[in-house]
């Protein structure tokens, strides 16, 4: 940094989508370890349990515990004595009192529960941010200073005792301390009040000093060292209050607001203040957005971004604010108080039913909600708090561990070497390639994990929760450690099966209907990696809300036009301020994060130190061009005054003629009118046409002009009345007075709408009437609202130049209306200026087309609109409206497009030129009849298949009785009816017979016995393997080869040029051709396929040649004959050659091409005919000529054999043949051809036969001989207009022929039979001259069958004025929303 997607292809506008980052996530799948972070985003939903605030006995009376003493009155041991009875003795235990010490505590009293933790409901706020104020304020425990601690009293817990009560708790009586209460005493630089003085402040006002009055403190404890307590003054800390300035939507929230705004008095509070009370006033906030309503707790920062921003506010810091919900308020320095207290409320709980307990948004942890978020843990060792003099206690604050890949880091899952390029697996053109040095083998190393031993800082001397942990060492085994998601483009990465708009995929374009690199799966790439993807959300990219840095003629978008009130922005000068502006210091802008630079964990994440930045706010010192503000001036902008002409500018009122229409009268008669035709309709009750005369409304012909006015809308006969603007002159006056202009006001065409007139004509609505499938339309005939006028409403238009306004600048050139000046003697000149309207045009603009002193240029102001298409200018709400409607003006949903210009085509019942038997003219036909053949249908075992408008239908088939034949029914065969290779066996091959059988085919025989170097080899047969066969599919997988558009005359390329492209020029244009055939011209110039021509026949002459072919002249010769000697002349035959080329002459034309008309000439203007068919078009035809990929079949869909069908028959079409007759049939008869064919052949002649043809049999492999007679024509005779001497179908018999075979299902032949048919409805076909017509003749296939098809020749017309119109074509050019291109695009309805 950009990609993809609207098109056939372009450029634009423009929206969707995507690659990047990021997260307090979450799902899927998959997980080795370590380190530092993080972790209920939802239910401020309820919470069992345990802990989270005590502490101080050095303030106090008490009460307990020990332990010493002592005294008393029990106990009574050792011991000693003994008379053995007992008696001294008194120790330990115990018990009370009292003294000492030392714990230990309920209660009183001190401090502290207002911090420390949580959470984000709540709140648009002085609640945060930032920056000041307070001369209007408060501050526990600390720190400095000063001065002081003097004597007093009466009570309350505890405890006693009685009472109440389940219980929580309470009452009463009585006793008592104390740093608890409470008085008195002193005192001040404390307070209050009053009075003076002095300094100082931005204001109230403040400070210091002097009087004078009242006021007003304190605790004691004690190791005697202190500690603790009062005042007051200062600090430092923390807080309260004020204010400037930021700080989210919605205007379909415009008016709020009665303590509201101020004052004045008091009351309250640490403190100011309507904070509150009573009066008094009637303010106050708002379009710079009040109130209302929705959303949110701010911010340092976090993410992303170049960046200006946009989004966000978890963790960690700072503020606020809450503590089930809502009110209160007490203590205290601090609360209106998460673990206080009172009530009220809702829930839970315990009850003895009387009452009474509770708050996890603290850490753990439950239930719940949810996609979703951890342990009812260790420890106070460290930091840190709280309470003590202190020991020390407390402390889910903290410091650690535990859970989770949730995040960031960082580390390992080996490394080397190794080709038999292993095996396996995929693909494969079967050769091979890939996975691939990967593995395996060799040869090391050992992180991390596991085991074992050592064993820390953290701690200042002790004192370690973590934890036997960080780490360090040792042995050990390559061992225990890889996944996900992609691979059509976007976007690295490809192939093979399998599916077959099925299953599925898909962020977007979009894949998938039999060859899917887009579905599934494999293989093999490609990316990341203990993770990878999805999905959610945000930034980005989107310059897609554009401050940086966008736009409105045609893509979305200029208000319909003015005026103008707030507000933006404003001319040329001096002078002052300093608001902005700039520039310097200075204060702040917490830390922790970002950057830089160092340093600490082995690195890095991460942590530490210094420095930076931190644009931003205040103060304060300058400077003064620029804006700004005050002052003074100016005249250029603007405005006024005078002169002047020009206009459909407006308003009101008179007038005035042409037309229509009526009405009354006269001529006059059968019609009028209307249309494309025609009807309604008018009219003998006299229209229409004509004369005259009347009435009535309306609109103003000719002038008349892309002339003119006017802000748009709009104005159009005369006069005349009132009146706005504009413009040229002039330079008198004023002196920036000037632009724009949200609201707002006033205009505003047509149609509507109300009241009232008015109503000739015109005509929505509605009636007929006609068209038409229908016609609720266009056409006609009528005809009402309306159109006209007054007053009133509406407020909209394609109100358009689709182009808001002002102002200045920027080549030119020509009209045009309306003024002024010079020239100058004339004119309808000329030059020049000034407003106004037009056209062409240069720069520059623009996507392109365009616009281009009337800008869509190049600038400034100022206003209005735009932000993807449909949904919708619709709902809802408001507002306006009598109504109809307007104005404002969405969302849901829903597609990936809509759209702009401009190109190429292709199409137009769009234009222009030109062409074709394309129409016209003309002949001669199809369609009607019989037959023949092809197709459809239909039938059938099968009627095989293909061929579908033209360009399928006498096509493929240039010829189905078996065969062909693919089809159908039986009957067989399976390495097979054919090919190739391999191994083995047997035999020559092969050719006759017999017998079954429909045949294939099967049995049986009999006959042969190749070659050869003795290994073999050819050929057959069996078996066995590969393969064979397929006219099965698919002509939309395909080669080849056809047909059409078409013998149309176009189709294109190179270099240049134009244009951002697409593309265009060439190739268009003026002429001319049959031609894109040639000329001219021209930003072209060349060139190439096509066009013509080369090429073959055919028309004329000459030449050479002379047999099989000819026969004039000379012989011979015959019934007749080129028969035959001979000639080479003719004719033919076939090589060559010549000729035609617009060469010549005249017109025309542009002196070109060219073109008309002559001359010559066998032919004239490509002479005629043929062969040739550009670039494409139509998925045109053929897989059944052939060849071919894939797929399907393999005892069948292959093969082979019979018989059978492809020939069916109620119909329909196509292309023919015959004919319906006298231009003609029939009879009879000494005419004339051309181009073929021919040995399983053509066959002469003879003879038989009515005939088809038989028999026979010469010639001929052909210029020799046959086939071969051509036929129509031409003569003569008949026939006389009739379904007939027409016409032959169609039946019957009798034969003939090919052929194993003619039933199904050929061809001839005779006789006999004689069918629709008397010229063809509507449509509709070929042909322009040796042509149509119309006669025969020949061939190919062919055993045999031809009305078909291909060729030959005979006879031998008629019309063509022309190009309107059909049909198809070319070229130009307009239009286009089509490009699948009109057989196209699409609109509505129904289903």
């Nucleotide at each position: 940094a950009g990609a993809g997607u609207u098109u056939g292809a372009u450029c634009c506008u423009g929206g969707c989508u995507c690659a990047g980052g990021a997260u307090g996530a979450a799902c899927g799948c998959u997980g080795g370890c370590g380190g530092c972070a993080u972790g209920c985003c939802u239910a401020a939903c309820a919470c069992a349990u345990g802990c989270a605030a005590g502490u101080c006995g050095a303030a106090c009376g008490g009460g307990g515990u020990u332990u010493a003493u002592a005294u008393a009155a029990c106990g009574g041991a050792a011991c000693u004595c003994u008379u053995c009875g007992g008696a001294g003795g008194g120790a330990a235990g115990a018990u009370a009192u009292a003294u000492a010490a030392a714990c230990c505590u309920a209660g009183u009293g001190g401090c502290g529960g207002a911090c420390g933790g949580g959470u984000g409901a709540g709140u648009a706020a002085c609640g945060c941010g930032u920056g000041g104020g307070c001369a209007a304020c408060c501050u526990g425990c600390c720190c400095u200073g000063u001065a002081c601690c003097g004597g007093g009293g009466g009570a309350c817990a505890a405890c006693a005792g009685c009472c109440a009560g389940a219980a929580a708790u309470g009452g009463c009586u009585g006793c008592u301390a104390a740093u608890a209460c409470c008085g008195c005493a002193u005192a001040a630089g404390c307070c209050u009040g009053c009075u003076g003085u002095g300094c100082c402040g931005c204001a109230u006002g403040g400070c210091a000093c002097a009087g004078c009055a009242g006021g007003g403190a304190a605790a004691a404890c004690c190791a005697c060292g202190g500690u603790g307590g009062u005042a007051c003054a200062g600090g430092a800390u923390g807080g309260g209050c004020c204010c400037g300035c930021g700080u989210c939507u919605g205007a379909u929230u415009a008016g709020u607001u009665a303590g509201u705004u101020g004052g004045c008095a008091g009351g309250g509070u640490a403190a100011c203040g309507g904070c509150c009370u009573a009066c008094c006033a009637a303010g106050a906030c708002a379009a710079c957005g009040a109130u209302c309503a929705g959303u949110a707790g701010c911010c340092g920062g976090c993410u992303u971004g170049a960046g200006a921003g946009a989004g966000u506010g978890g963790a960690c810091g700072g503020c606020c604010a809450c503590a089930u919900u809502g009110g209160g308020a007490c203590u205290g320095a601090g609360a209106c108080a998460c673990g206080g207290c009172c009530c009220a409320g809702a829930c839970u709980c315990c009850u003895g039913c009387g009452g009474g307990a509770g708050g996890c948004a603290g850490c753990a942890g439950u239930g719940g909600g949810g996609a979703a978020u951890a342990u009812u843990g260790c420890a106070c060792a460290a930091u840190g708090g709280g309470g003590g003099g202190a020991a020390c206690c407390c402390u889910g604050a903290u410091g650690c561990a535990g859970c989770a890949a949730u995040g960031c880091c960082g580390c390992g899952u080996g490394g080397g070497u190794g080709a038999a390029g292993a095996a396996g697996c995929a693909c494969u053109c079967c050769g091979g390639u890939g996975c691939g040095u990967a593995a395996a083998g060799c040869c090391c190393u050992g992180u991390c994990a596991g085991c074992a031993g050592g064993g820390a800082a953290g701690a200042a001397a002790a004192u370690g929760a973590c934890a036997g942990u960080a780490c360090c060492u040792g042995a050990c085994c390559a061992a225990g450690a890889a996944g996900c998601c992609c691979c059509g483009g976007c976007u690295a990465a490809c192939u093979a099966c399998g599916u077959g708009c099925c299953a599925g995929c898909a962020g977007c374009c979009g894949c998938g209907g039999u060859a899917a690199u887009a579905c599934g799966u494999a293989g093999g790439g490609g990316g990341c990696a203990a993770g990878c993807g999805u999905u959610a959300u945000c930034c980005g990219g989107a310059u897609u809300u554009a401050c940086u840095g966008g736009g409105u003629g045609u893509a979305a978008a200029g208000g319909g036009a003015g005026c103008g009130c707030a507000g933006g922005c404003g001319g040329c000068g001096u002078g002052g301020c300093a608001a902005g502006u700039c520039a310097g210091a200075u204060g702040u802008g917490a830390a922790a994060a970002c950057c830089c630079g160092g340093g600490g964990c082995c690195c890095a994440a991460c942590c530490c130190c210094g420095g930076g930045a931190g644009u931003g706010c205040a103060u304060u010192u300058g400077a003064a061009a620029c804006u700004g503000c005050c002052a003074u001036g100016c005249u250029g902008g603007a405005g006024u005054g005078c002169c002047g002409g020009a206009g459909a500018g407006g308003u009101a009122a008179g007038u005035g003629g042409a037309a229509u229409u009526c009405c009354u009268a006269g001529u006059g008669u059968a019609g009028c009118g209307g249309u494309g035709a025609a009807a309604u309709g008018c009219g003998u009750a006299g229209a229409u046409a004509u004369u005259a005369g009347g009435a009535a409304g309306a609109a103003c012909a000719c002038c008349g002009g892309u002339g003119g006015c006017g802000a748009a809308g709009g104005c159009g006969a005369c006069u005349u009345u009132c009146u706005g603007g504009a413009c040229u002159g002039u330079a008198a006056c004023u002196g920036a007075c000037g632009u724009u202009g949200a609201g707002g006001c006033a205009c505003g065409a047509a149609a509507g709408u109300g009241u009232g007139g008015g109503g000739a004509g015109c005509a929505a609505a509605c009636a007929g009437g006609a068209u038409u499938a229908g016609a609720u339309a266009c056409c006609c005939u009528g005809g009402u609202a309306g159109u006209c006028c007054a007053c009133a409403c509406u407020g909209u238009a394609a109100a358009c130049g689709a182009u808001g306004g002002a102002u200045a600048c920027u080549a030119g050139g020509u009209g045009u209306a309306g003024g002024g000046g010079g020239u100058a003697u004339u004119a309808a000149g000329c030059c020049u200026u000034c407003u106004g309207u037009g056209c062409c045009g240069u720069c520059g603009c623009a996507a392109a087309c365009g616009c281009a002193g009337u800008a869509a240029g190049u600038a400034u102001c100022c206003c209005a609109c735009c932000u993807g298409g449909g949904g919708a200018g619709u709902a809802c709400g408001a507002c306006c409206g009598c109504a109809a409607g307007g104005u404002u003006g969405a969302a849901a949903c829903u597609c990936a497009a809509a759209g702009g210009a401009a190109u190429u085509g292709a199409c137009g019942g769009g234009g222009g030129c030109c062409c074709g038997c394309a129409c016209a003219a003309g002949c001669a036909g199809u369609g009607g009849a019989g037959u023949a053949u092809g197709u459809g249908g239909u039938u059938u075992a099968a009627u095989u298949c293909g061929a579908a408008g033209c360009a399928a239908c006498g096509c493929g088939a240039a010829g189905a009785a078996c065969c062909u034949u693919a089809c159908c029914a039986g009957g067989g065969c399976u390495u097979g009816a054919c090919a190739u290779a391999u191994a083995a066996g047997u035999g020559a091959a092969u050719g006759g017979c017999u017998a079954a059988g429909a045949g294939a085919u099967u049995a049986g025989u009999c006959a042969g016995u190749a070659u050869u170097u003795c290994g073999g080899u050819a050929c057959a047969c069996u078996u066995a393997u590969a393969c064979a066969g397929g006219u099965g599919g698919u002509g939309c997988a395909u080669g080849g080869u056809u047909g059409u558009c078409g013998u149309c005359a176009g189709c294109u390329c190179g270099u240049g040029u134009c244009g951002u492209g697409a593309g265009a020029u060439g190739u268009u244009a003026g002429g001319u051709u049959a031609a894109g055939u040639c000329c001219u011209g021209c930003a072209a110039c060349g060139a190439g396929c096509g066009c013509a021509a080369c090429c073959c026949c055919u028309a004329u002459a000459c030449u050479u040649a002379g047999u099989u072919g000819c026969c004039a002249g000379c012989a011979c010769g015959u019934a007749a004959a080129g028969g035959u000697g001979g000639g080479a002349a003719c004719u033919c035959u076939a090589g060559g050659u010549a000729g035609a080329c617009u060469g010549c002459c005249g017109g025309u034309g542009a002196u070109a091409a060219a073109u008309c008309g002559g001359a010559g000439g066998a032919g004239g203007g490509u002479g005629g005919g043929g062969a040739c068919g550009a670039c494409g078009u139509c998925a045109a035809a053929u897989c059944a000529u052939c060849a071919u990929g894939c797929c399907c079949u393999u005892u069948a869909u292959g093969u082979c054999c019979u018989g059978g069908g492809c020939u069916a028959c109620a119909c329909a079409c196509g292309u023919a043949c015959u004919a319906c007759a006298a231009u003609g049939g029939c009879u009879a008869u000494a005419a004339c051809a051309a181009a073929g064919a021919g040995a399983a052949g053509c066959g002469a002649g003879a003879c038989g036969g009515a005939g088809a043809c038989g028999u026979u049999a010469a010639g001929c492999g052909a210029a020799a001989c046959c086939c071969a007679a051509a036929a129509a024509a031409g003569u003569a005779g008949u026939c006389u207009c009739a379904g007939u001497u027409c016409g032959g179908a169609u039946u019957a018999a009798a034969g003939g022929c090919u052929g194993a075979a003619a039933u199904u299902c050929g061809c001839c032949u005779u006789c006999a039979u004689g069918a629709g048919g008397c010229c063809g409805g509507a449509a509709u076909u070929g042909c322009u001259a040796g042509u149509a017509a119309u006669g025969g003749c020949a061939g190919g296939u062919c055993a045999g069958c031809a009305u078909a098809c291909u060729g030959c020749c005979g006879u031998g017309a008629a019309u063509a004025c022309g190009u309107u119109c059909c049909c198809g074509g070319g070229c130009c050019u307009u239009g286009c929303a089509c490009a699948c291109a009109c057989c196209g695009c699409c609109c509505g309805u129904c289903a």
A computed fold for a 1391-nucleotide RNA from an uncultured bacterium, annotated as small-subunit ribosomal RNA. Its Rfam family is "Bacterial small subunit ribosomal RNA". Its family is annotated with ribosome and structural constituent of ribosome in the Gene Ontology.